């Protein structure tokens, strides 16, 4: 120079013109006008996780489901972050893994192969020993019995691997390195990770199969919930008792019932001319939650998983500190349009032409995936060439 990994960060900008809306404030003829302020993201998308807040509810215990699933950390929690162990690619830098547990059970491993677990011989090999045939009495032949699984054949996967020695011919039959299991020891908080010694030691692989183990787990959600206003004819079903008080109007208790807490059971909550089922009539406009909260003597105080920026501690995620900050509130749904000039991209016959991304809140916060034209910055790695 080149090729590549990892991670930040921006994603247009000034002016004019005209439009849109939130607050404040003044004026109005109540129709609105001026004026000053403020007016979308990094992902606002997915709705995939946790919560925070709001009801059930004053809340709980068990099964059942369901979610993670190397180890320590950090965090309000998380299946996220960090950092390390282990598998795997990849020359690295680095990426990635649904990463406990087959010796507690139970399923499966199609096809092909002998054979795939109660394991077995297809093609071989050997037939020392018994058998049998022949013998020149040296042996030779037969492959029956037996012996064997080193070769070959299939296959994802075949009863540890290579070597050598040994045997009839083989085999952990024996050594050696390797594995593999047991025990020690060293090093790490731990996963592990090197190292000794002992053993000839053995059917794998599968749990994103059921399954066991460990840990966690209420439910529904701002269409949540609070309050105001409007408007309320009814029928039917269903309506069981006990005690004890009493100012005789009611209360409280047991029991029986109906709703009601994600399923089930224990257990609570509410209610007894209800409630719950059905038929049938009428009314449905607003506030507030909603935009950081609370007090305030209106100067300013405190709060806060707020967000930014110093310091300081940690390899970092992240703590603490201190400082300085408080930013959109719509409600059929607001920040748009024009037009100029610059930026940055491509292209180019150097006249000039194109192009500028993905995309828009609706209770709020902390992730996570997933879309993104293009610029810009910063660590490392690997190849070449020059000093």
């Nucleotide at each position: 120079a080149g090729a590549g990994u990892g991670g930040g960060u921006u994603g247009g900008g000034c002016g004019a013109u005209c439009g849109c809306u939130g607050g404040c404030c003044g004026c109005u003829u109540c129709g609105g006008c001026a004026g000053c302020u403020g007016g979308a993201g990094g992902a606002a998308a997915g709705u995939c996780c946790g919560g925070g807040c709001a009801g059930g509810a004053c809340a709980g215990g068990g099964c059942a489901c369901g979610g993670u699933g190397g180890u320590g950390g950090c965090u309000a929690a998380c299946g996220a972050c960090c950092a390390c162990c282990g598998g795997g690619g990849g020359c690295a830098a680095c990426c990635u893994c649904a990463g406990g547990g087959a010796a507690a059970g139970u399923g499966c491993c199609a096809c092909a192969g002998a054979a795939a677990a109660u394991a077995u011989a297809c093609c071989g090999c050997c037939g020392a020993u018994g058998g049998u045939c022949c013998u020149u009495c040296g042996g030779g032949g037969c492959a029956c019995a037996g012996g064997u699984a080193a070769g070959g054949u299939u296959g994802a996967a075949a009863u540890g691997g290579u070597g050598c020695g040994g045997u009839a011919a083989g085999a952990g039959c024996g050594c050696a390195c390797c594995g593999c299991a047991a025990u020690c020891c060293u090093g790490g908080u731990a996963a592990c990770a090197g190292g000794g010694u002992u053993g000839g030691c053995a059917g794998g692989g599968u749990a994103a199969a059921c399954c066991c183990c460990a840990c966690c787990g209420c439910c529904u959600g701002c269409a949540a919930u609070a309050c105001c206003a409007a408007g309320c004819a009814g029928c039917u079903g269903g309506c069981c008792g006990a005690g004890c008080c009493u100012u005789c109007g009611g209360g409280c208790u047991c029991a029986u019932g109906a709703c009601u807490c994600g399923g089930c059971c224990c257990g609570g909550g509410u209610c007894a001319c209800a409630a719950c089922a059905g038929c049938g009539g009428g009314u449905a406009g607003g506030u507030a939650g909603c935009u950081u909260c609370c007090c305030u003597u209106c100067g300013g105080g405190g709060a806060g998983a707020g967000c930014c920026g110093g310091c300081u501690g940690g390899c970092a995620a992240c703590a603490g500190u201190c400082g300085a900050u408080c930013c959109a509130g719509a409600u059929a749904a607001a920040u748009g349009a024009u037009c100029g000039c610059c930026a940055c991209c491509c292209u180019u016959u150097c006249g000039a032409g194109g192009g500028u991304a993905c995309a828009g809140g609706a209770c709020c916060c902390g992730g996570c995936u997933u879309a993104c034209a293009g610029g810009c910055c910063c660590a490392c790695u690997c190849u070449u060439u020059u000093c």
Molecule: Bacterial RNase P class A
Organism: Planctomycetota bacterium